[in-house]
Context: one part of a larger RNA
RNA sequence: UGCAUACGGCGGAUGCCUAGGCACAGGCCGGCGAUGAAGGACGUGGCAAGCUGCGAAAAGCCUCGGGGAGUUGCAAGCAAGCAUAGAUCCGGGGGUGUCCGAAUGGGGAAACCCGGCGGGAGCCAAUCCCGUCACCCUUACAGGGAGCCAACCCAGGGAACUGAAACAUCUAAGUACCUGGAGGAAAAGAAAUCAAUCGAGAUUCCCAGAGUAGCGGCGAGCGAAAAGGGAAAAGCCCAAACCCGGUUGGGGUGACUCAACCGGGGGUUGUGGGGCCGCAUCACACAGGUGAACCGAAGCAUAGCGGAACGGUACUGGAACGUACGACCGCAGAGGGUGAGAGUCCCGUACGCGAAAUGCGAGUAGGUGAUCCGAUGCGGACCCCGAGUAGGCCGGGACACGUGAAACCCUGGCUGAAUCCGGGAGGACCAUCUUCCAAGGCUAAAUACGAGCCUGUGACCGAUAGUGAAGAGUACCGUGAGGGAAAGGUGAAAAGAACGCCUGACGGCGAGUGAAAUAGACCCUGAAACCGUGUGCAUACAAGCGGUCGGAGCCCGACUCGAGUCUUCGGACAAGAGGGUGGGUGACGGCGUGCCUUUUGCAUUAUGAUCCGGCGAGUUACUCCUCAUGCGCGAGGUUAAGGGCCUCAGGUCCGGAGCCGAAGCGAAAGCGAGUCUGAACAGGGCGACGAGUGCAUGGGGGUAGACCCGAAACCGACGCGAUCUAUCCAUGGCCAGGGUGAAGCCGGGGUAACACCUGGUGGAGGCCCGAACCGUUGUGGGUUGAAAACUGCUCGGAUGAGCUGUGGAUAGGGGUGAAAGGCCAAUCAAGCUCGGAGAUAGCUGGUUCUCCCCGAAAUAUAUUUAGGUAUAGCCUCAGGUAACUAUCUCGAGGAGGUAGAGCACUGGAUGGGCUAGGGACCUUACCGGGUUACCGAACUCAACCAAACUCCGAAUACCUUUGAGAUUUAUCCUGGGAGUCAGUGAGCGGGCGAUAAUGUCCGGUCGCGAGAGGGAAAGAGCCCAGACCGUCAGCUAAGGCCCCCAAAUCUGUGCUAAGUGAGAAAGGAUGUGGAUCUGCAGAGACAGCUAGGAGGUUGGCUUAGAAGCAGCAAUUCCUUUAAAGAGUGCGUAAUAGCUCACUAGUCAAGUGAAUCCGCGCCGAUAAUGGUCGGGACUCAAGCACGGUGCCGAAGCUACGGAUGACGAAAGUCAUGGUAGGGGAGCAUUCCCUGGUCAGUGAAGCGGACUCGGAAGAGCAUCCGUGGAGAGCAGGGAAGAGAGCAUGCCGGAAUGAGUACGCGAUAAACAGGGUGAGAAUCCCUGUCACCGAAAGCCUAAGGGUUCCGGAGCCAGGCUUAUCCGCUCCGGGUUAGUCGGUCCCUAAGCCGAGGCCGAAGGGCGUAGGCGAUGGGAAACAGGUUAAUAUUCCUGUACCGUUCAGGUAGCGUUCGACCAUGAGGGGGGACGCGGGAGUGAAAGGACCGUCGGGUGGUGGAAUAUCCGAUGUAAGGUGGUAGGCGAUGAGAGGGGAUAAAAGACCUCUUUAGCCGAGCGCCGAUGCCGAAGGGACAAAAGUCCCGCAAAGGGUCCGUAAUCAUGCCGCCGAGAAAAGCCUCGCAUGGGAGGUGCCUGGACGACCGUACCGCAAACGGACACACGUAGGCGAGGCGAGUAGCCUAAGGUGCUC
Repeated sequence: UGCAUACGGCGGAUGCCUAGGCACAGGCCGGCGAUGAAGGACGUGGCAAGCUGCGAAAAGCCUCGGGGAGUUGCAAGCAAGCAUAGAUCCGGGGGUGUCCGAAUGGGGAAACCCGGCGGGAGCCAAUCCCGUCACCCUUACAGGGAGCCAACCCAGGGAACUGAAACAUCUAAGUACCUGGAGGAAAAGAAAUCAAUCGAGAUUCCCAGAGUAGCGGCGAGCGAAAAGGGAAAAGCCCAAACCCGGUUGGGGUGACUCAACCGGGGGUUGUGGGGCCGCAUCACACAGGUGAACCGAAGCAUAGCGGAACGGUACUGGAACGUACGACCGCAGAGGGUGAGAGUCCCGUACGCGAAAUGCGAGUAGGUGAUCCGAUGCGGACCCCGAGUAGGCCGGGACACGUGAAACCCUGGCUGAAUCCGGGAGGACCAUCUUCCAAGGCUAAAUACGAGCCUGUGACCGAUAGUGAAGAGUACCGUGAGGGAAAGGUGAAAAGAACGCCUGACGGCGAGUGAAAUAGACCCUGAAACCGUGUGCAUACAAGCGGUCGGAGCCCGACUCGAGUCUUCGGACAAGAGGGUGGGUGACGGCGUGCCUUUUGCAUUAUGAUCCGGCGAGUUACUCCUCAUGCGCGAGGUUAAGGGCCUCAGGUCCGGAGCCGAAGCGAAAGCGAGUCUGAACAGGGCGACGAGUGCAUGGGGGUAGACCCGAAACCGACGCGAUCUAUCCAUGGCCAGGGUGAAGCCGGGGUAACACCUGGUGGAGGCCCGAACCGUUGUGGGUUGAAAACUGCUCGGAUGAGCUGUGGAUAGGGGUGAAAGGCCAAUCAAGCUCGGAGAUAGCUGGUUCUCCCCGAAAUAUAUUUAGGUAUAGCCUCAGGUAACUAUCUCGAGGAGGUAGAGCACUGGAUGGGCUAGGGACCUUACCGGGUUACCGAACUCAACCAAACUCCGAAUACCUUUGAGAUUUAUCCUGGGAGUCAGUGAGCGGGCGAUAAUGUCCGGUCGCGAGAGGGAAAGAGCCCAGACCGUCAGCUAAGGCCCCCAAAUCUGUGCUAAGUGAGAAAGGAUGUGGAUCUGCAGAGACAGCUAGGAGGUUGGCUUAGAAGCAGCAAUUCCUUUAAAGAGUGCGUAAUAGCUCACUAGUCAAGUGAAUCCGCGCCGAUAAUGGUCGGGACUCAAGCACGGUGCCGAAGCUACGGAUGACGAAAGUCAUGGUAGGGGAGCAUUCCCUGGUCAGUGAAGCGGACUCGGAAGAGCAUCCGUGGAGAGCAGGGAAGAGAGCAUGCCGGAAUGAGUACGCGAUAAACAGGGUGAGAAUCCCUGUCACCGAAAGCCUAAGGGUUCCGGAGCCAGGCUUAUCCGCUCCGGGUUAGUCGGUCCCUAAGCCGAGGCCGAAGGGCGUAGGCGAUGGGAAACAGGUUAAUAUUCCUGUACCGUUCAGGUAGCGUUCGACCAUGAGGGGGGACGCGGGAGUGAAAGGACCGUCGGGUGGUGGAAUAUCCGAUGUAAGGUGGUAGGCGAUGAGAGGGGAUAAAAGACCUCUUUAGCCGAGCGCCGAUGCCGAAGGGACAAAAGUCCCGCAAAGGGUCCGUAAUCAUGCCGCCGAGAAAAGCCUCGCAUGGGAGGUGCCUGGACGACCGUACCGCAAACGGACACACGUAGGCGAGGCGAGUAGCCUAAGGUGCUC
């Protein structure tokens, strides 16, 4: 370390349970609200954080009922109470009911701020209390509205994804969504309706008609109506004519009349009605109807009450509700509880009873009954019968109906009738006919829905389920709209563990409780992953899909025997021995490349999975269609809605509307067992010669999300967002320091005058350098960061188009953009959130138990089609046909034009012959002729080529067959269900390609695909061979037989020498064996050796030369010879020289050339170490040819078994399998019926054993755990089976005690203290860091973090005794600070108003709104924690009262209040420099206090420290402004002046720092030293101390000043003043003195940061003020002070 086992841990599955959900049914109810709702905020308890209740009368008050013993909620405890004089509790009614919210007195950032009026309390004064005060409508007495609420309803607007396999009409869909409005229902509704020549008689709803008629790119789809059957039923009123009256107006002298309006009567209809007029009849009272007003129920609801029967016996047990034995009740045996299954224990149940009060019923039923009611007919044809209407035209919409032939209905525009002799409709229109009467209104029921209440039920869930939620819209996330979890169980009862021990504690061990504590609070059961401990075996020279088969060894051991011991004599215990039933381990050996998916093909280095557990995918509805099966009835079958009854979600009986079938044919009229075509009586087509229908179950389809998960997107909500960022608006703020030196001005020069020059002065600038600030150029780092954009160094701008705070504006096809498609909350070529929505996905992935039978395809055609689909092909299942149907072999008979062959055709193509014709040359005056090594048709000879040539022509294949044989339904037909349309390899025949490709495309065959086994080392497709199961049997195939490795070191004959075998070509070679052929050879060959190899001649030409041998030509000749070339090579400048051919001699017997065949050799080079599979092999273990054996597979055989088919049987045959079809089963959850088990122990969990063909099963066998339910049989219903979906949730691993980190490298060290424990806490000392900050104040933001005590489980990147952590307690004090308040800016709201489908938008008056304007306080002290707030001292502001004094006024009225006004003022830019000058700071002198020093010096001329003090009051200085007056000057006008104008001086007056005095006889007051506590710290001395002066210096102040400039730089109120109006009015004003009052909110603490924004105790960001010293221009930089820190390893 592995395996096994036992025992644990972790974890929370499983089982059981239910407190909570889900669904449905029935009933009630269907609203609440200005009498203040819904919903909240804040309070409220003796102690009180949360929930619940309640509201300052606050877990409650009063009253009326119920009820009857305890009680003060969840919720314990302590304290204190209440209660038979009736509490708590339940119900009805009433009271109270803070603040917000429609919110309503005004405002507003909801739960807050500020008022007016009336009344009350009150030191009549601040203040408090009570009431009241919004807007709109109607009205003017009194009322109503608003806002909220689940669905249903009506109406105004109105998408897109999607479908159409694209898309535009169309669809989705008038859906989603937005908006208005109403009710308990709404809407509709009493025919200008349908219908069809018959009729019906308002509306609504159900069934049906009917997926019909129709509409429709006639595509996808959309889709009526009337009949008929039912539910429910209900009808009425006006306008008008006419009559009467009134009002107003007109006319008329007048009676009167006309018009309009109002009221009453009348009248309400379509076989037209009514009015009016005339006539007639009946009646004038009963009857009948109507029904005002009055009285007025029952019943139901909201609390309750009664309600039978075993305190039975025994047993088990912790407990009896169990069991046994007995009883009893039952109109009650529903259900729940009680220590386990309870009719008789408890609550209940059946049944019966009950309400003071309120509500519903309902002002209803009922009772009484006022009042009111003429009816009809005939005739007349005078009047009336709904007007900008009907209708028409144009444009739309809606009707099922898309403009169509398009009626009918609605209307935006333009037009525009009729009045019964009229008008509308009947699907263009016309006629006839029928029917109805528009342009006014009301109307119950039947129908829809469920927020709420009550009751009930469930083949619904049972904690990953069921709601998101077993209490949650919580925690948490987000600016916001919005999103949104996890989490149940001790026990019967807390009996929740007294006490002891260890420990700082936590925790543990005992003890005790309990039936049980491995039920101990992390608590029922307690699986798996994972982590351990003990034991057995194995493992340290060995090799891999981790298994399987065999198996040595070791260990255990049922069982058997059993000494011996005990014994109740039944037996019990037991050492030891045997022990291959069996179990654990497993050395070694044989074979063996996971699973899924996707693929032609995967061990593949192609996908997916870390592991375990739980969850996780073909369902449901509509019988709409179709098929099968079962059952019923059958020429018929069947009901739907609805209704009745009962034992009531069910059953049963009615209900025959309707549907299907029973008749077809035809386009139709139509005819009909026929009909159509047709001239036809012909022919032909389609029919007829009888089976359907209903229900159930199952297969398939359709419509629905339709097997599950998955987009990017589209649209809607005028939804939410400008706390980020872009731009803009308003109001505030900020920019150290240095430099340059524009204009202008002045002086000098210069000019006729300018110009110009020069020196100053001056201080301009999108000027320069450079901090803060803003930015981000380059580079390094960082890149699981310190940081989701930073950091180090460097760099750009830095008075401007600058930066920045606060408040505001612009919003999604929109904004904003100095423009990058940038930015709009870490998101942008169209934000975010929610919704349509389960969009769609011809795409990818996944899709869960078993066995049995059969079993494909990767092709054709078509396709905006090619990875999709349809039809056909191929598969399966059921039924049918049973015939020489099909297939194979043989026979017989056929058609054919391929392979081959051929060249007769069509073409191609080589050589020869011949030659027409042409060219060239010659000749020729012309005509003509000749030659030709030129081209060449035709013809001819020879030899060829062809997919698109054929005079020919197979083999196979194919067709036919009344021949024979074999198979025996395999064929065919009909119907249900599929899958397949990516194929791939080899051999053969071909096309393309290169007679390349594991290439590509066809044809045909075989495999793989979907096929295991043996062989080829290993290998989808090759060779052999088709696996039902078993066997330690046999025979073979391919292939093998030396060893690995089963079988021959077998046999015979050769070959190979290369390890060829065991990779390869052209080419090469005297490798070797065999064969053939042909030379030479005893007349002496071949090879070797010896010798010769000559002469003409240096042949000729050429050449400088060319002599055999540069080159050219040649008749390369001749001679001597045994032989010798006008020369085979070498060589020379050319010669020379050496050779060869050739010849002789010697030697001696074979020798040479060529061709063919077998086996070998060379050719032969790749990167880490080689290989034939390896070892190894040589007359072989190589190669070739024979021979004889053997091995060898899941083949065949043998034996046994299973299932199926066939068969009467005997038996025979079959049984590989992906997609797929068919069949049969197992398991899970729940239900019904029957019958069972269970505290003597259910389910679940762990283990052993047994059985079955599998899924699985079992206890008539077993052990442990567990502690209350669970099986069996037969049926039924499904949320019904998991390993994979980068699945979901949870838990646990691995990596790994590994990588890396501990978050700025400003830094620590020592001693002491505390404590169980100290690097980290506290103190002291030393050291270090910041010091325009890392110090101090403060806004925003945060919200208790502040201070004290206690604590250390978690948080703190280590530790911790410490803490911004946990617990407990404490802490924030204001007339003057800020807010509130008064005022206004941008902007926002907005009475009326204007506009708009609605919601709403804009906006006047008015209001709100600070970042701006507006009254007033300073110094010191004090607390653990607050202070301009408390205290001390000294001030000031506002209001008010009183007193004194001065002047004013009292109706000729001062003054005050209110209101609306006028004027002033408030009141404003940028830049610049000069001056004054406080505080700070510094220097020096003086004064005061102190130190006395280890060594040397110094006792003072040295050292250390201090030397401070406000607001306010008072005095108007520097300086500024400055009317009027005065003076001076200027220049111009003018005849000349004055005046006006400009500048300067001065002046009344106004503004005004500083400074002096008072404030202050006050307060403060160091260093150093001492005492106490010894931790922080407190107190005392010094000290009743001194507390002066000069200088330097400044960015406060003077100063909103002054000067300059151009970009010309808020508003309003407070305040002053003027008059006016109204009201009050006798006192009022100034100064002085004194008194009273001044409410509400904030105030702690952090605040460049550990408390804010960044997920963090985060190297980032965050407005404003103060900001010391030395060097320095400086806020730079360096070092320091005060102060703060050393950055939590």

Large-subunit ribosomal RNA, half A from a Gemmatimonadota bacterium, 1689 nucleotides, folded computationally. It matches the Rfam family "Bacterial large subunit ribosomal RNA". Lineage of the source: Bacteria > Pseudomonadati > Gemmatimonadota. It was read from a public genome assembly. The coordinates come from a structure-prediction model, not an experiment, and the mean pLDDT is 81.